The prediction has a mean pLDDT of 82. A computed fold for a 73-nucleotide RNA from a Bacilli bacterium, annotated as transfer RNA. It was read from a public genome assembly. Rfam family: tRNA. The family's RNA type in Rfam is transfer RNA. From the family's description: Transfer RNA (tRNA) molecules are approximately 80 nucleotides in length.
[in-house]
C1' cells in the first nucleotide's frame, strides 16, 4: 500500500427483500428474607462510529472518512 469483513443499549448480538429499534446479561425500583443470593413484578437506557447523496420515507441502498479484524504485497 491493496482486497474483503465488521461498526445497532454498559457488554455479547438481533431484527427488518427501505416504512413501528429488539432480546440475554447488566442497571434502578418494588415484592419476597433477620439479611444476602435465588425467584417474581415493573421500569431506564440507543441522534444505529463519523459525514454526505439517492428517496415521501435510509440502521438498511450510493459515496467518503474513521477505527478494529483478516488476506495479499
Nucleotide at each position: 500500500g491493496g482486497g474483503u469483513c465488521u461498526g445497532u443499549a454498559g457488554c455479547u448480538c438481533a431484527a427488518c427483500u427501505g416504512g413501528g429499534a429488539g432480546a440475554g446479561c447488566g442497571c434502578u425500583u418494588c415484592c419476597u428474607u433477620c439479611g444476602c443470593a435465588c425467584g417474581g413484578a415493573a421500569g431506564a437506557g440507543g441522534u444505529a462510529a463519523c459525514c454526505g447523496a439517492u428517496u415521501c420515507g435510509a440502521c438498511u441502498u450510493c459515496g467518503g472518512c474513521c477505527a478494529g479484524a483478516u488476506c495479499c504485497a